[in-house]
RNA sequence: GCCCUUGUAGCUUAACGCGCAAAGCAGCCGGCUCUUAACCGGAAGACUGAAGGUUCGAAUCCUUCCUGGGGCA
Numbered sequence: 001g002c003c004c005u006u007g008u009a010g011c012u013u014a015a016c017g018c019g020c021a022a023a024g025c026a027g028c029c030g031g032c033u034c035u036u037a038a039c040c041g042g043a044a045g046a047c048u049g050a051a052g053g054u055u056c057g058a059a060u061c062c063u064u065c066c067u068g069g070g071g072c073a
Base pairs, nucleotide, nucleotide: 001072002071003070004069005068007066010025011024012023013022019056028042029041030040031039049065050064051063052062053061
């Protein structure tokens, strides 16, 4: 230099051929308990790596760039 791949909540992952971004854990509130842990219940939390484009509609398709990983030279 070229090619492939990865990036979504604090962490780990879902989201089918564009159509309401969903869980688990952590954290928070409450119950239980003498207390903690465990267990049970509840609420909240991401405009999806960045910027553009296509589309009525983009996490999803296209372009450029950035980050991690791999391959070729």